[in-house]
Context: one part of a larger RNA
C1' cells in the first nucleotide's frame, strides 16, 4: 500500500443474447509499451532520521549525511504482461452417423366427464349440512335410457422419470423448427470467457379491441353460524378463467445458491448413451466409459442448521448486489405505460 462479506444474519440482476471493458491455451522470432538495472539532471530552505558542535544540561540554536517512494533524458536487461510475425491442437467450433425427450409454433382428430336442450320410463321429492335454511320440483324435478349442442381440460400411463436459458412444458396425428447427448475418425485453428450500457424472452393477476363462455369463481345478493360476522360453510352468480391481436414486466420468478473453468475419498438408485457377454430377435447380464438427475457420506468449510465433484471445500475469470432498525422500495425528479402501476431512488426525523 492491499485487506469484509452475500444457502437461512443485509446481499446473486427473474432468465438469455450480446456492445463497450476487463481478464485469456501451447510455441517461434521480433519488438521494448509495461517492468527491471545503471547513469545525469531535478526533486528550495527549514522540519523528520542519523551523526557531530555550542548554550554549566535541556528544550533552543548550528555543522554535515541520509531520506525526498516522483519526474525527465538518456545507455542496458528480455524471463514475465502487451504489441506485431510464424507455427500448433489439449479450449471452441464443424463434418459424419446414431439416440432419447410434456422443448417451442400451427392445424386437423378424439374419448371419458360436467352442463344444457329434446324425447321415453317413472312419482314426491330432490339437494345440501355439524345441524340447517335459501333453491329446485305436481307447469313432473332427483333418478334411469336414447338422441344432440356447446366449451374447457386431457384419468389410467406418471417415476425426487423426461425437456428447456428462466418463465415453463402432459390425449392423438400431421407439417415447421430450436437444443441436448454418445461413438468414432476428419477438418478450422484460440475464432473462446465475463458482460457496464442495451436488446429479447418472461407465471399469474389486471389493461385494450374483437370473439366465445361447459365448469369453476373475485365482486355482488340471499341462507346460515355468530355478541357482531362487511368471513369461514351453504344456494346463487358478474367480470375473469378460453381464442386472437396488442400492452403490462412483476411473483417465496426459489436451489431464497450468478457466469465459465481447473482440481480435491467413496457408497448407492435411477435416466439417455456407448462397450463386453447373452439371445433368432429381445429379455437379461457385467464392469472400467463419457453425459444428467436423486439418497447417503470422507476430507474440508460453516455460528449453527447443513454443505459436501450438481460444493456451501480448494483456486482461477468477470459481472450484480451489501453496510444497523423504523421513515420507506416512500417522497421528489426523471424514464416507461393506456390505465393500474414498473424501473431508478433519497432526506428530514426517530430508536
Nucleotide at each position: 500500500c492491499u485487506g469484509g462479506g452475500c444457502g437461512u444474519a443485509a446481499a446473486g440482476c427473474g432468465c438469455g443474447c450480446g456492445u463497450a471493458g476487463g481478464g485469456g491455451g501451447u510455441u517461434u522470432g521480433u519488438u521494448a509499451a509495461g517492468u527491471c538495472g545503471g547513469a545525469u539532471g531535478u526533486g528550495a530552505a527549514a522540519g523528520c532520521c542519523c551523526u557531530g558542535g555550542g548554550c554549566u544540561c535541556a528544550a533552543c540554536c548550528u555543522g554535515g549525511g541520509a531520506a525526498u517512494g516522483g519526474c525527465a533524458u538518456u545507455c542496458g536487461a528480455a524471463a514475465c504482461u502487451g504489441g506485431c510475425u510464424g507455427a500448433c491442437u489439449a479450449g471452441a467450433g464443424u463434418a459424419u452417423g446414431g439416440u432419447a425427450g410434456a422443448g417451442g409454433g400451427a392445424a386437423g382428430u378424439g374419448g371419458a366427464a360436467u352442463u344444457c336442450c329434446g324425447g321415453g320410463u317413472g312419482u314426491a321429492g330432490c339437494g345440501g349440512u355439524g345441524a340447517a335454511a335459501u333453491g329446485c320440483g305436481u307447469a313432473g324435478a332427483u333418478a334411469u335410457c336414447c338422441g344432440g349442442a356447446g366449451g374447457a381440460a386431457c384419468a389410467u400411463c406418471a417415476g425426487u422419470g423426461g425437456c428447456g436459458a428462466a418463465g415453463g412444458c402432459g390425449a392423438c396425428u400431421u407439417c415447421c423448427u430450436g437444443g441436448a447427448c454418445c461413438a468414432a475418425u476428419a477438418c478450422u485453428g484460440a475464432c473462446a470467457c465475463u458482460g457496464a450500457g442495451g436488446u429479447g424472452c418472461g407465471a399469474a393477476a389486471g389493461c385494450g379491441u374483437g370473439g366465445g363462455u361447459a365448469g369453476c369463481a373475485a365482486a355482488c345478493a340471499g341462507g346460515a353460524u355468530u355478541a357482531g360476522a362487511u368471513a369461514c360453510c351453504c344456494u346463487g352468480g358478474u367480470a375473469g378463467u378460453c381464442c386472437a391481436c396488442g400492452c403490462c414486466g412483476u411473483a417465496a420468478a426459489c436451489g431464497a445458491u450468478g457466469u465459465c473453468a481447473a482440481c480435491u475419498a467413496g457408497a448407492u438408485g435411477u435416466u439417455g448413451g456407448g462397450a463386453a457377454g447373452g439371445u433368432u430377435a429381445a429379455a437379461c447380464u457385467u464392469a472400467a466409459u463419457a453425459g444428467g438427475u436423486g439418497u447417503c457420506g470422507u476430507a474440508g468449510c460453516a455460528a449453527a442448521c447443513g454443505u459436501g465433484a450438481u460444493a456451501a471445500g480448494u483456486u482461477c475469470u468477470c459481472c450484480g448486489c451489501c453496510u444497523g432498525g423504523g421513515g420507506a422500495g416512500u417522497a421528489c425528479g426523471g424514464c416507461c405505460g393506456c390505465a393500474a402501476g414498473g424501473c431508478u431512488a433519497a432526506a428530514a426525523c426517530u430508536c

Annotation:
The part of an RNA shown here (small-subunit ribosomal RNA, central domain) has 351 nucleotides and comes from an uncultured prokaryote. RNAcentral holds the full RNA, with entries from ENA. The coordinates come from a structure-prediction model, not an experiment, and the mean pLDDT is 88.